[in-house]
Molecule: Bacterial RNase P class A
Organism: uncultured Bryobacterales bacterium
RNA sequence: CCUGUCGUCCGGGCAGUCGCCGCGCUUUCGGGCGGGGAGGAAAGUCCGGUCUCCACAGGGCAGCGUGCCGGUUAACGGCCGGGGGACGUUCUUGCGAAGGAGCGUCCACGGAAAGUGCCGCAGAAAAUAUACCGCCGCGGUCUUUGCGCCGCGGUAAGGGUGAAAUGGUGCGGUAAGAGCGCACCGCGCCGCGGGCAACCGCGGCGGCAGGGCAAACCCCACGCGGAGCAAGACCAAAUAGGGGGCGAUGCGGCGGCCCGCCGCGUUUGGAGUCCCGGGUAGGUCGCACGAGGCGUCCGGCAACGGGCGUCCUAGAUGAAUGAUUGCCGCCCGUCUGCGGACGGGGACAGAAACCGGCUUACAGGGCGGCAGGCCCU
Numbered sequence: 001c002c003u004g005u006c007g008u009c010c011g012g013g014c015a016g017u018c019g020c021c022g023c024g025c026u027u028u029c030g031g032g033c034g035g036g037g038a039g040g041a042a043a044g045u046c047c048g049g050u051c052u053c054c055a056c057a058g059g060g061c062a063g064c065g066u067g068c069c070g071g072u073u074a075a076c077g078g079c080c081g082g083g084g085g086a087c088g089u090u091c092u093u094g095c096g097a098a099g100g101a102g103c104g105u106c107c108a109c110g111g112a113a114a115g116u117g118c119c120g121c122a123g124a125a126a127a128u129a130u131a132c133c134g135c136c137g138c139g140g141u142c143u144u145u146g147c148g149c150c151g152c153g154g155u156a157a158g159g160g161u162g163a164a165a166u167g168g169u170g171c172g173g174u175a176a177g178a179g180c181g182c183a184c185c186g187c188g189c190c191g192c193g194g195g196c197a198a199c200c201g202c203g204g205c206g207g208c209a210g211g212g213c214a215a216a217c218c219c220c221a222c223g224c225g226g227a228g229c230a231a232g233a234c235c236a237a238a239u240a241g242g243g244g245g246c247g248a249u250g251c252g253g254c255g256g257c258c259c260g261c262c263g264c265g266u267u268u269g270g271a272g273u274c275c276c277g278g279g280u281a282g283g284u285c286g287c288a289c290g291a292g293g294c295g296u297c298c299g300g301c302a303a304c305g306g307g308c309g310u311c312c313u314a315g316a317u318g319a320a321u322g323a324u325u326g327c328c329g330c331c332c333g334u335c336u337g338c339g340g341a342c343g344g345g346g347a348c349a350g351a352a353a354c355c356g357g358c359u360u361a362c363a364g365g366g367c368g369g370c371a372g373g374c375c376c377u
Base pairs, nucleotide, nucleotide: 001373002372003371004370005369006368007367008366009365010364012328013327014326015325016324017323018322020037021036023034024033025032026031039348043359044358046357047356048355049354050353051228052227053226054225063224064223065222066221067220068082069081070080071079072078083109084107085106086105087104088103089102090101091100092099093098110219111218115217116216117213118212119211132159133158134155135154136153137152138151139150140149141148167185168184169183170182171181172180186208187206188205189204190203191202192201193200194199232285233284234283235282242276243275244274245273246272250264251263252262253261254260292311293310294309295308296307297306298305299304330345331344332343333342334341335340
């Protein structure tokens, strides 16, 4: 320098004009002035909480969720640190199996000696075992040794199948083999030591319990009431119902008015009038000061916590946050007299009670870790 991968950050800037939604001041009620107005994910609504209403003696069952240990927090399935494991890579010890050290990435990582269940294809056999090829012994057979073939038996070294084959390596041993014996690696149990713990180290004992799957049922431990701001609270019209008081002094229609005529009503049921109450439309609150942002200091490896200072920063309800111009900056292409000129591009997306996470989307760019390759010293 290039490529890959992992982590993290930014995600245009300044100014003008015309609009849109809130707020404050002012007004001669027409308006005027000032100031504010999306995101890192506002998204998915996956997890946790605040808040509100409903439910709730206590205990149990069922159901759902979480799952190494410790810490952090309002809480979490998040985050931080640690342990263990898997993979990659460099160096290294060992005859080998295997181990040690460094770096990086990843892991739903309790229990498979509680029980039940499942394990496709291939393969002899997928878990009360078994033996295809092979190896070895004995017997028979071919004219004899041998090769071959047949039968019986031994074997699990080697081959073969598979994601996985009943511990592994080396030496001994054996007819061939085999924990058959020994040493080491692994495993189990016990003891000692270290650590809050997960776990680790050392020593001893045991030839070895004995496959995998719990993102199968299940077991163990812990946690969990439901609905959600269209929660919920308040104010409250017209019309039609409901309740109550007064109530014939009428009321309504025709008509300019009166008379008159027509209709309704006239006391248990009643026109009319007044009052009260519930609901709806509509309005107000909830609702923008909060587990808040920024800076700094202190404690802590860190997540995080504490102190001090400072700031106030969208609030709509058919739902505003837009459009356009200039200059600068970024990326791409062409040209170049290397000063630059011209043309083009700029993602994903968009609040709706709020907060902490996770996940997903994203043009372009910055920084860092690791691995590999090339070049130079």